c-di-GMP-I riboswitch aptamer from Fictibacillus aquaticus, 88 nucleotides, folded computationally. Its Rfam family is "c-di-GMP-I riboswitch aptamer". Rfam describes the family as follows. GEMM was predicted in a large-scale screen for bacterial structured RNA regulatory elements. Model confidence (mean pLDDT): 85 of 100.

């Protein structure tokens, strides 16, 4: 360079759930836990997609409904980055 067929060999992550703790929420941290995983490493840059605090808008009796990313998801897709271990 290139390929993940075959995971043998070193090692790695860690879904749902469970506790804790933060957040308005989505969501995240941290330990259990393992569904799965060759980038399940990192980046929200496109697309998607979850949230709706705020702000706006309508209605109103004090609150509701809708619209809103500046918040979120990298284990949705693509992209851009850097890499382990084994073939050739």
């Nucleotide at each position: 360079u290139u390929u993940g067929u075959u995971u043998c060999a070193a090692g790695g992550c860690a879904a749902a759930c469970c506790a804790u703790c933060u957040g308005a929420a989505a969501g995240g941290a941290u330990g259990g836990g393992a569904c799965g995983c060759a980038a399940a490493g990192c980046c929200a840059c496109g697309g998607g997609u979850c949230u709706a605090a705020u702000g706006c808008u309508g209605c109103u009796g004090a609150g509701c409904a809708g619209c809103u990313a500046a918040g979120g998801c990298a284990g949705c897709c693509g992209g851009g980055u850097u890499g382990c271990c084994a073939g050739a």